[in-house]
Predicted 3D model of a 1440-nucleotide RNA (small-subunit ribosomal RNA) from an uncultured Gammaproteobacteria bacterium.
């Protein structure tokens, strides 16, 4: 110090999350030692038991015990008395100011302590203890008698004090101990006064959390006078008088909270916090009250009430751990019913001493901080094991083993020191011995592999991992980090400049108020002089408790820890300075305002007037339509519409002028005239003299819609009614039409109330060019000045970019308003306003990790421009209808093996399924295997090979027989490694292929532009089949594509060749030539490029025709079944062998062919004419013979320019048929055969005879073709034993049409919009249905809080009255105040509530399609009505 996360990518805005530090912590795993700290944060819940405040016999009497013969001495203590129980210790409930802190003040008090002064004389009295008696269970109480004192009361004295002007008056005391023979004396006390120290009380100022959805509060309230009261001032209390006091600088109310020194964090400013330690405050079961006392309204004192608990003889009593331990409960969670007064400190005491759960120590807890250790040095065969592996190795790893050494800690034993004690120090024994874990390893974030799992199990702080190759889950190995700890959780600060004082913003991201028009408080404020010194600055002093913190030094072996010294901010006081701000006084004119004279304007209000148009009514002419739409219909019209002429009535709005023009604060304002009112501008001198700017609240105005009342109503027109459209149409379109629109009066108060989403004021910072108005100068059409209003635009500058740019979004200052992630929500509740509609103010729970701005590249558009293609159009012929063939789906089946699925699957893989193929089914058989390699053992001249053959069997196979061949290594058997798999994954892959598309594109280097994604180049103009070429140009070049190079065809030449009849020639092969817009001409264009027309030459002319060739990429496109290959699966089976079946099924649907429907035809005949590509020895087969034929028999020729297949057919000629289901058409079926093959039934092809179906040109729709093409005709090959309607080739005959690019489809380039980027098969809105969650409303119900009013009223102080006695005083009654309690009406908060309405969320629900493209009716804002829903429509407004 930053990082991750919005996007395809980018910049910005903006939130969320992380890395750091900290803790009185808790939880999980683990755990050796020591030191120093620290430990109920929750129920201020309840508490058994013990202890925590006593002491003094030198104040007093008495009693008891001990020693002593006694005198006497010692000790103990119930009571009186004194001092202390107001400290120390605990807790944080209450308290937002009766508190705390800081700085000051004084109307005061102060036991013990210190200093000073003066005294301490002489009398009297009572009550406890005790004794006697009484009551009670107890606690305890009462009565009689008697007693001491430092107990109590007078008297005397009065330094001093108090009162008083003075005179004067008044006011004390207590003794005890030591010592002495007894005094004197000494010590401790006592009394009075003054002072001090420390302590306490009170007062003032400043400061101290959130909330305005708390805006008004207050009656002892604010002040005065008298009185009371207090230690003391004071409404502290009381009587009377006055009516004040506080508040937007936040009163009053509500919520929360002890405050501080400090602590944590942070660079700091700050933010958070207030454990331990220290200061202050408050509290002591809850509430109240006083007494005593120097001090209390008293934690371990008292009284009362209440709640709770305990004892009880039921009559009545007792208690208060928020002291130390302990216990119960609560809770995630917090220790021992320990030791000691040795130290420090406190109380009492003259002291010894006693007391002290304060304190000092020990114990428990890794709760924290700090320190130490778990060994050190050597040690490579880099051991074993484990993990991994490309099988070679690599890692763990000097790590271990092993050798040498050490002993902190631990263990054993002992000594010394201290002692009043906890304890401390040292030596000794044993032996590397007794001692390592936790978290993490996708990125952030240091650290990687294997296996398992398979959107499962699980992980996760954020983004996110997991659907069969997971560095993200689990385990292992390894690694990284920290280490007696490590992680997790919670909380705080930081990061967060993410509340911005330091240090942010508001055109479009959240954010400028509708006008901020007027203006209050407040904030800010021109020039000069003087004064004073409030702010400000300087210096000195003082304060800021200690501790903590900083720095330095020192002490514990170091450190933590401790000790000593030093240092800061702030406040106060004093002295000084005089710039700046403020204050006081004086002056000025540049700001501001006034005066005079002119000027422009659709500025406002009121009244009056006008013409055009429209509708209606009346009258005339006139006749069948009018109106309306994409097309229609509803509607109007023969009762006369529309059209046209004339007249009248009515209401609303004001054409042209008119403009991006003018005026107004904004909303807004437009016919004309008049009246009234206001603002603005210019010029001129003059006047006032800072009078100014802004402006929280406040006041005023404020489009449209809407509301109330009364008018008015021509047109338009929400709602409504109809007609269409549509799947529907509550819409768009059409016809009617009510509120409304208009006027008057009054409300409402909102708009995309916007300028380009831009608050006001002042000053400064290059320009160019328009418009409106005014003034001046004059060269009278120019120049200069001012005000307002536009455009351009980079000068500078700013901005995330877009853009802004003297009309700033630039540079500065002043003032106001507003913002702080998205949704929930401008919603709920509350307040205010409103007749209502509603407006204004304005949350939270919950939920998400984004939401958003600008720009970029794509893709898309029912956006635009340009261009191309058999894309359309034009023409020709088909498909879709029939029958059949083939393929596919579906169905069926034991099986109908598998794959391919829009184009780009479907006569496709398959260039041929009877067996085989074959993967499917049934059945049978087999297990180192049908096939490869290797190892071990055994056999090895009788086994094995080949052939023939017998038996069983469907065959495989099994069991035999014979013959032949080979040779002593082959081979075989058994066992094991392994083979094998058309089993899965084409979404793990290679290779190959399809497709966009033979479309013209796709990129790179350098450079330049941009913050960047990216752009330029590649855009533009012309041109091309072409990113083809040319011109221009911040680009210059280049690459992959295009073209060319290659092959075939067309022309020529040369050479060669044989099989043809051979000389020419045909044919074939090789080589060469030829064509390049090369030449001429005309036109187009700025030129060039290029195009168009023509010509020469030529076989061929503008790429001559065809082929091969397929850029970057797209579709997780296709293929694991062609092959290869990772992983997974099977291994007496998913392998292998065999027989039979199946892939050929058949209500049906689709695709592609074939044959037809006929006369441009069919049939027959002719020894009728003319091809090319090809194939042939397991072959092609002539010829001859036989057969109706398929074919059979026989075998010349040919391994092919030689022989054969081989007949070409359409065509031509002749004859018949004559428009019909026919002499068209051939399906189907029956019979008889041929061929191939082991085999033809399922299931081949062909022949003959017989049979003779549908079909008469084919709906919606759809396909091919631009020339040797379509159409038509036959021929050949591959596959192949056989089988061709398919496919691949070959030649024969041989057309028609193209105006053209509006439309359909596809594509290319540029541009535009976008909320899309899985990219329109996109995105996305709302209702309804289901589940779940939180909040809201709600008849109510329950609880809590604080106050108010009333009732009742304990105890206590005070007052009054009475009472008893000698005083002090007691007792009783009453009054005022008062706690708790009860009641009531409100109020605030919380919980809950049938039901209701919306909201958020949830893989695949329903209905539509509102928005994003012109989103298919442009969208949005306000408003009103309306509809299942998004929404629609009307009015006004915005352009986003």
């Nucleotide at each position: 110090a930053g990082a991750g996360u919005u996007u395809g990518a980018u910049c910005c805005u903006g939130g969320c999350u992380c890395a750091g530090g900290a803790u009185g912590a808790a939880c999980g795993c683990u755990g050796g030692c020591g030191g120093c700290g620290u430990g109920c944060c929750u129920u201020a819940a309840g508490c058994a038991u013990g202890c925590a405040a006593g002491u003094c016999g030198a104040a007093u009497g008495a009693g008891c015990c001990c020693c002593g013969c006694a005198a006497g001495g010692g000790g103990c203590u119930a009571a009186u008395g004194g001092c202390g129980g107001a400290c120390g210790g605990g807790u944080g409930a209450g308290u937002a100011a009766u508190a705390g802190u800081a700085a000051g003040g004084u109307a005061u008090c102060u036991a013990c302590c210190c200093c000073a002064a003066a005294g301490u004389g002489a009398a009297g009295g009572a009550c406890a203890u005790c004794u006697c008696g009484u009551c009670g269970a107890a606690a305890g109480a009462c009565g009689g008698g008697g007693u001491a004192a430092u107990c109590c009361u007078g008297c005397a004295u009065a330094u001093g004090g108090u009162c008083g002007a003075a005179a004067g008056a008044u006011u004390a005391a207590a003794g005890g101990g030591c010592g002495u023979a007894a005094c004197u004396g000494c010590c401790c006390g006592c009394u009075u006064u003054g002072g001090g120290a420390g302590g306490a009380g009170c007062c003032u100022u400043a400061u101290u959390c959130c909330u305005a959805u708390c805006a008004g509060c207050u009656u002892g309230u604010u002040g005065g006078u008298g009185g009371g009261g207090u230690a003391a001032c004071g409404g502290c209390c009381u009587a009377c008088c006055a009516a004040g006091g506080c508040u937007a600088u936040g009163a009053c109310g509500g919520g929360u909270a002890g405050c501080u020194g400090g602590u944590g964090u942070g660079a700091g400013a700050g933010c958070a916090u207030g454990a331990c330690c220290a200061g202050c405050c408050a509290c002591a079961a809850u509430g109240g009250c006083a007494c005593u006392g120097a001090g209390a309204u008293a934690c371990g004192g008292g009284c009362c009430a209440u709640a709770c608990a305990c004892c009880u003889a039921c009559g009545g009593g007792u208690g208060g751990c928020a002291g130390c331990a302990a216990c119960u409960g609560g809770g995630a969670a917090u220790c021992g019913u320990c030791g000691g007064c040795a130290a420090u400190g406190g109380g009492c005491g003259a002291a010894a001493g006693c007391c002290u759960g304060a304190c000092c120590g020990c114990g428990c807890g890794a709760c924290g901080c700090c320190g130490c250790g778990u060994g050190a040095g050597g040690g490579a065969u880099g051991a074993a094991g484990c993990a991994u592996u490309u099988c070679g190795g690599u890692g763990u790893g000097u790590a271990a083993a092993c050798c040498u050494c050490u002993u902190u800690u631990a263990u054993u034993u002992u000594g010394c020191c201290a002692u009043c004690g906890a304890g401390g120090c040292a030596a000794u024994u044993u032996g590397a011995a007794u001692a390592a874990g936790c978290g993490c390893c996708u990125a952030c974030u240091a650290a990687c592999u294997a296996c398992g799992u398979g959107c499962c199990a699980g992980c996760a702080g954020u983004c996110g991992c997991g659907g069969u190759a997971a560095u993200a889950c689990g385990u292992a190995g390894g690694g990284c980090g920290c280490a007696a700890g490590c992680g997790u959780u919670a909380u705080c600060c930081g990061a967060a400049u993410u509340u911005a004082c330091u240090g942010g913003g508001c055109g479009u991201a959240a954010a400028g108020g509708g006008u901020c028009g007027c203006g209050u408080a407040g904030g800010c404020g021109g020039u000069c002089c003087g004064g004073a010194a409030c702010a400000u600055c300087u210096u000195a002093c003082u304060u800021u408790a200690a501790a903590u913190g900083u720095c330095a030094a020192c002490g514990c072996u170091c450190a933590a820890c401790g000790u000593u010294g030093u240092c800061a901010c702030g406040g106060g006081u004093a002295a000084g300075a005089g710039a700046u701000g403020g204050c006081c006084g004086g002056a000025c004119u540049a700001g501001a305002g006034g005066u005079u004279u002119g000027g422009a304007g659709g500025g406002g209000u009121u009244u009056u007037u006008g013409g055009a148009a429209c509708u209606u009514u009346c009258g005339g002419u006139g006749u069948a339509g009018c109106a309306g739409u994409g097309a229609a219909a509803u509607g109007c019209g023969u009762u006369g519409a529309u059209a046209u002429c004339g007249a009248a009535a009515g209401g609303a709005a004001c054409a042209c002028c008119a403009a991006g023009c003018g005026c107004g604060u904004a909303g807004g304002c437009a016919a004309a005239a008049a009246a009234c009112c206001a603002a603005c501008c210019a010029a001129a001198u003059u006047c006032u003299g800072a009078c100014g700017c802004u402006g929280a609240g406040g006041c005023a105005c404020g489009a449209a819609a809407g509301c109330u009342a009364g008018g008015g109503u021509a047109g338009c027109g929400a709602a409504g009614c109809a007609g269409a459209u549509u799947a529907g149409a509550g819409a768009c379109c059409u016809g009617c039409g009510u509120a409304g629109u208009c006027c008057u009066a009054g409300c409402c108060c909102u708009a995309a109330a916007c300028g380009c989403a831009u608050g006001g004021g002042u000053g400064c910072u290059a320009g160019u060019u328009g418009g409106u108005c005014c003034c001046g100068a004059u060269u009278u059409a120019u120049c200069g000045g001012g005000a307002c209003u536009g455009a351009c635009g980079u000068a500078a500058g700013c901005u995330a970019a877009c853009g802004c740019g003297u009309u700033a979004a630039g540079c500065a200052c002043c003032c106001c308003g507003c913002c702080u992630g998205g949704g929930g929500a401008g919603u709920a509740c509350g307040g205010c306003c409103g007749c209502a509609a509603g407006g204004u103010u304005g949350a939270a729970a919950c939920u998400c990790a984004a939401a958003g701005g600008a720009a970029u590249u794509g893709g898309c558009g029912g956006g635009g421009a340009c261009c191309c293609g058999c894309a359309c159009a034009a023409c020709c012929g088909g498909u879709g209808g029939a029958g059949c063939a083939u393929g596919u789906g579906g169905u069926u089946u034991a099986a109908u093996u598998c794959g391919a699925g829009a184009c780009g699957a479907a006569g496709c893989g398959a260039a041929a399924g009877a067996c085989c193929u074959c993967a499917c089914c049934a059945a049978g058989g087999u297990u180192u295997g049908a096939c490869a390699u290797c190892u071990a053992a055994c056999c090895g001249u009788a086994u094995g090979u080949u052939c023939u053959u017998u038996c069983a069997g469907a065959a495989a196979u099994g069991a035999g027989a014979g013959a032949u061949c080979c040779u002593c290594c082959a081979g075989g058997u058994u066992a094991g490694a392994c083979a094998g798999c058309u089993g899965c994954u084409g979404c793990a892959u290679g290779g190959c292929u399809g497709u966009c598309g033979u479309c013209a594109g796709c990129u790179c280097g350098u450079a330049c532009c941009g913050u960047g994604a990216g752009g330029u180049g590649u855009u533009c103009c012309c041109u091309u089949a072409a990113g083809u070429g040319g011109g221009g140009u911040a680009a210059c070049g280049a690459g992959c594509g295009c073209a060319a190079c290659c092959c075939c065809c067309g022309c020529u030449g040369u050479u060669u060749g044989u099989u043809a009849a051979u000389u020419u020639u045909u044919c074939a092969a090789a080589c060469a030539g030829g064509a390049c817009u090369g030449c001429c001409u005309a036109a187009g264009u700025a030129u060039c490029a290029c195009u168009u027309g023509g010509g020469a030459g030529g076989a061929a002319g503008g790429u001559g025709g065809g082929g091969a060739c397929g850029a970057c990429g797209u579709c997780a496109a296709g293929u694991c079944a062609g092959c290869a290959c990772g992983g997974c699966g099977c291994u007496u089976a998913u392998g292998c062998c065999u027989u039979g079946g199946g892939c050929c099924a058949c209500a049906c649907a689709c695709a592609u062919c074939c044959u037809a429907c006929a006369a441009u035809g069919g049939u027959g005949a002719a020894c009728a004419a003319c091809a090319a590509c090809g194939a042939g020895u397991c072959g092609c087969a002539a010829g001859a013979g036989c057969g109706u034929a398929a074919g059979c028999u026989u075998u010349a020729g040919c391994a092919a320019a030689u022989c054969u297949c081989u007949a070409a057919a359409a065509u031509u000629u002749c004859a018949c048929c004559u428009c019909a289901g026919u002499u068209g058409g051939a399906a189907u079926u029956g019979g008889a055969g041929u061929c191939u093959g082991c085999a033809a039934u399922u299931c081949g092809a062909c022949u003959c005879c017989a049979u003779g179906a549908a079909c008469u040109u084919g709906g919606a729709a759809u396909c091919g073709g631009u020339a040797g093409u379509a159409a038509u005709c036959g021929c050949g090959g591959a596959u192949c034993a056989g089988c061709a309607g398919g496919u691949c080739g070959c030649g024969g005959u041989g057309a028609a049409u193209a105006c053209g690019u509006u439309c359909u489809c596809g594509g290319g380039u540029c541009u535009u919009g976008c909320a899309c980027a899985c990219a329109c098969c996109g995105c996305c809105c709302g209702u309804c249905a289901a589940g779940c969650c939180a909040a809201c409303a709600a008849a109510g119900u329950u609880g809590a809080g604080g106050g108010c009013a009333g009732c009742c009223g304990a105890u206590a102080c005070c007052c009054c009255c009475a009472u008893a006695a000698u005083u002090a005083u007691u007792u009783g009654g009453g009054g005022a105040u008062u706690a708790a309690g009860c009641u009531g009406a409100a109020u605030u908060c919380a919980a809950u509530g049938a039901u209701g309405g919306g909201g958020a969320c949830u893989a695949a629900g329903u209905c539509g399609u509102a928005a994003c493209a012109a989103g298919g009716u442009a969208u949005c804002c306000c408003u009103a009505c309306u509809g299942g829903a998004a929404g629609g429509u009307g009015g006004g407004g915005a352009u986003g």
Its Rfam family is "Bacterial small subunit ribosomal RNA". Gene Ontology terms of the family: ribosome and structural constituent of ribosome.
The coordinates come from a structure-prediction model, not an experiment, and the mean pLDDT is 81.